[in-house]
Transfer RNA from Candidatus Amesbacteria bacterium GW2011_GWA1_47_20, 71 nucleotides, folded computationally. Its mean pLDDT, the model's own confidence on a scale to 100, is 81. It matches the Rfam family "tRNA". It is annotated as a transfer RNA.
RNA sequence: GCGGCUAUGGUUCAUCGGUAGAAUAUCUCCUUGCCAAGGAGAAGAGGCGGGUUCAAUUCCCGCUAGCCGCU
Numbered sequence: 001g002c003g004g005c006u007a008u009g010g011u012u013c014a015u016c017g018g019u020a021g022a023a024u025a026u027c028u029c030c031u032u033g034c035c036a037a038g039g040a041g042a043a044g045a046g047g048c049g050g051g052u053u054c055a056a057u058u059c060c061c062g063c064u065a066g067c068c069g070c071u
């Protein structure tokens, strides 16, 4: 330099045009003599900039970062 893949709550992963879900962690409450375990609930996310569309995490382009391969 070229090509491919990836980027979503603190973390690990779903969802792949129509309200973005789960696990775990955090916080509150219940249970307990206390802790742990268990139960209920809450807050918390689409890397950045454009384009297409009535509507974009999703499709297209560019950029950034990471990983892999080639030279």
Base pairs, nucleotide, nucleotide: 001070002069003068004067005066006065007064010024011023012022013021018054026042027041028040029039030038047063048062049061050060051059